[in-house]
């Protein structure tokens, strides 16, 4: 230099302008409510001062949890999620440590990392003899019917011998060929070939020691030696879980519409009708009865007159109650943040001390302008520098935390591997 590992850090800074949102203040005006009254709260709006005003992911919404409802003697079944071991938390499936397996030369990096012999079901595609109570294609060995070049005996019909083939039987799992995957592996020995058949080393199962809180680890002894794979296939063990989510939940509460109450709707004559009292004549009352008249209202453009129509209805005034818009809470001091010191290997823990760090509700946090700074790049320059031009990611809170993933720009520290040079 050049390729990588690990890990910490920052998200430009000062100033001018101009805006943007919440709070507080002054002051103008307007409402509304006390009060004789100067005056006084409230609540909107305008101006104007002063104050705070986005992240490391504020995202995804994937766990965990605080809260808050609703449900719930207590138990279990279903379902869902986890799954080495130990520690750490309010929990967590996170994080720290270690341990066992894989991956990389190496810094380091990944693992749903219980259980597949004794609980069981089911799968393994093609290729292949088999894909699992093993099997046996090809090959090897061993027996061998029949065949038989070829030689011998015999005058001759015929015998005998036989290299080689080879029906069919039988051993065998080394090879070999199929597959992601084939019944442990290496060598010696054995054997008719062969084979844990027998040994020796490793593997692998059991006993047992040491070491370790444990997973494990390592020594020894012992059994020829269980029998793929896959549990992210049902399934078996053990652990955890009740649902719902601030658009949770609480409080005031308009206009309409609708539900429950209560109160008014007059007068005067005449007639039916009930009901009381009366021997009766009558006289009181009551009618969601009728007719007449006056009386009010509405229409006929005003005004009188007059007509027609309405005046127990879908009437009118009030009072409660649910509940809608709409406000107000919830709401941001908190498993809260910095700096230190102490226990711990670390993750996190305890104690000191200091600070308050957005709370709006369609949703503010911006924009330009200069000056400094960072990175690039060109030019100048032996050099220290200087000068021009450009770049500055990803992305925006919505009750709160604690995490995981995801996106994304810079800077630094420690290490590793390789190269060169001293």
């Nucleotide at each position: 230099g050049c390729a990588g590992a690990g890990u910490g850090c920052c998200a430009g800074a000062c100033g001018a302008u101009c805006g943007c949102c919440c709070g507080u203040u002054g002051u103008c005006g307007c409402g509304c409510c006390c009060g004789c009254g100067u005056g006084g709260g409230c609540g909107c709006g305008g101006c104007g001062g002063c104050g705070a005003g986005a992240g490391g992911a504020a995202a995804g919404u994937c766990c965990g949890a605080a809260c808050u409802c609703c449900g719930c003697a207590g138990g279990g079944c279903a379902g869902u999620g986890c799954g080495c071991c130990g520690g750490u938390u309010a929990a967590c499936g996170g994080c720290c440590g270690g341990u066992c397996g894989g991956g990389g030369c190496g810094a380091c990096c990944c693992g749903a990392a219980g259980g597949a012999c004794u609980a069981g079901u089911g799968g393994c595609a093609c290729a292949g003899a088999a894909a699992a109570c093993a099997u046996a294609c090809c090959g090897c060995c061993c027996u061998g019917a029949g065949c038989g070049a070829g030689g011998c005996c015999g005058c001759a019909a015929g015998g005998c011998c036989g290299a080689g083939u080879g029906a069919a039987g039988g051993g065998u799992a080394a090879g070999g060929g199929u597959g992601a995957a084939a019944a442990g592996g290496u060598g010696c020995g054995g054997u008719a070939a062969g084979a844990g058949c027998g040994c020796a080393c490793c593997g692998c199962g059991c006993c047992g020691g040491u070491g370790g809180c444990a997973a494990c680890a390592u020594c020894g002894g012992u059994g020829g030696c269980a029998g793929g794979c896959a549990a992210a296939a049902c399934c078996c063990c053990g652990c955890a879980c009740g649902g719902a989510g601030c658009a949770a939940g609480g409080c005031c509460a308009a206009a309409u519409a609708g539900g429950g109450g209560g109160a008014c709707c007059a007068c005067g004559g005449c007639c039916c009708c009930g009901c009381g009292c009366g021997c009766a004549a009558g006289c009181g009352u009551g009618g969601c009865g009728g007719c007449c008249g006056a009386u009010c209202g509405a229409u006929c453009g005003g005004c009188c007159c007059g007509a027609u129509c309405g005046a127990c209805g879908u009437g009118u005034c009030u009072c409660c109650g649910g509940g809608u818009a709409g406000g107000c809470u919830g709401c941001u001091c908190g498993a809260u943040c910095g700096c230190g010191u102490c226990a711990g290997c670390a993750a996190u823990g305890a104690c000191g001390c200091g600070g308050c760090u957005a709370g709006a509700g369609g949703a503010a946090u911006g924009a330009u302008c200069g000056u400094c700074g960072c990175u690039c790049c060109g030019c100048c320059g032996c050099g220290a520098g200087g000068u021009g031009g450009a770049g500055a990611a990803c992305a925006g809170a919505a009750u709160u935390c604690g995490g995981c993933u995801u996106a994304c720009g810079g800077c630094g520290c420690u290490c590793u591997g390789c190269g060169a040079c001293u």